[in-house]
Context: one part of a larger RNA
Molecule: small-subunit ribosomal RNA, central domain
Organism: metagenome
RNA sequence: CUGGGCAUAAAGAGCACGUAGGCGGGCCAUUUAGUCGGCCGUGAAAGCCCCCGGCCCAACCGGGGAACGGCGACCGAAACUGGUGGUCUUGAGCACGAGAGGGGAGAGCGGAACUUCUGGUGGAGCGGUGAAAUGCGUAGAUAUCAGAAGGAACAUCUGUGGUGAAAACGGCUCUCUGGCUCGCUGCUGACGCUGAGGUGCGAAAGCUAGGGUAGCGAACGGGAUUAGAUACCCCGGUAGUCCUAGCCCUAAACGAUGUGCACUAGGCAGGGGGGGCCCGAUGCCCUCCUUGUUGGAGCUAAUGUGUUAAGUGCACCGCCUGGGGAGUACAGUCGCAAGGCCGAAACUC
Numbered sequence: 001c002u003g004g005g006c007a008u009a010a011a012g013a014g015c016a017c018g019u020a021g022g023c024g025g026g027c028c029a030u031u032u033a034g035u036c037g038g039c040c041g042u043g044a045a046a047g048c049c050c051c052c053g054g055c056c057c058a059a060c061c062g063g064g065g066a067a068c069g070g071c072g073a074c075c076g077a078a079a080c081u082g083g084u085g086g087u088c089u090u091g092a093g094c095a096c097g098a099g100a101g102g103g104g105a106g107a108g109c110g111g112a113a114c115u116u117c118u119g120g121u122g123g124a125g126c127g128g129u130g131a132a133a134u135g136c137g138u139a140g141a142u143a144u145c146a147g148a149a150g151g152a153a154c155a156u157c158u159g160u161g162g163u164g165a166a167a168a169c170g171g172c173u174c175u176c177u178g179g180c181u182c183g184c185u186g187c188u189g190a191c192g193c194u195g196a197g198g199u200g201c202g203a204a205a206g207c208u209a210g211g212g213u214a215g216c217g218a219a220c221g222g223g224a225u226u227a228g229a230u231a232c233c234c235c236g237g238u239a240g241u242c243c244u245a246g247c248c249c250u251a252a253a254c255g256a257u258g259u260g261c262a263c264u265a266g267g268c269a270g271g272g273g274g275g276g277c278c279c280g281a282u283g284c285c286c287u288c289c290u291u292g293u294u295g296g297a298g299c300u301a302a303u304g305u306g307u308u309a310a311g312u313g314c315a316c317c318g319c320c321u322g323g324g325g326a327g328u329a330c331a332g333u334c335g336c337a338a339g340g341c342c343g344a345a346a347c348u349c
Stems, first nucleotide, its partner, number of pairs: 004320003007303002012317001014201004021194003025088007033081002035077004040072003049065006091191001092188003096183004103177007110154001114150008125136002162169002206247006215241002220236004258316006266294012298305002322349003332341003
């Protein structure tokens, strides 16, 4: 390479948008590039293969054949693919009418708790633990009442529930704004799918500058524990956690399951919409979207999965190819740095 694979054995890129490319709905006409048939030319010789022959045999050599997978010209075919022209509406999109939502951004507001401060009451302890001690407290702590300030997070509602591409999103109100679903079939008429590069987004930690700092809290100090205790427990506590602007770009970024489309038994339940049952329903039925659970066939090494597939197919991308060495070295590139991306070999089992 071929073949085979990627939930858990090696393997789905963290997610999206999108360039090139690949692939692409129904009908009609046309073309004949691909495709198919025929025929001609070419495909040097040697070699390989088959047959025969010459050196005693073989190697070697001679003759004939086959092959030379290919390329080119001509004649023909027109189903399929492609090209061109036309047309259609089911794919896709738009409009219209409804709807749900912690989707995003900005601003304002709120209460509980906490800490600190001020004042009142009060008067010896508080705190902490397995037990203690460090610590705080007669300069009046803890407790309790009143007031003030500040920062961060939004209990209950909360759900196997909702939204988002993922990361993620949760007090309330307003403003701006993205996406989605259902109904109706009015419009466009294949405008589609995927997506190498590329671009954007991307938890936490970390970095730069400025601000902020209640609580928590790496580092650090102290008290314990212990043989020791650079820990687990306790008392403190700086960076950080928060905000603004700019970087970083990683993760068990997980459903360890790429995206899209089609098809293939059901049952039960949650969320959102529409319709029917003469009617306004806590009822029953149908239907679309969505989230779960159980399960048949099938698939699977098994576990399991099972219309939200890991079933059956198609399209496109990414990735794997024994363990260690190693996500290391080197080169390149990105970054302020930390480091990221890309990514070996010797050697060894």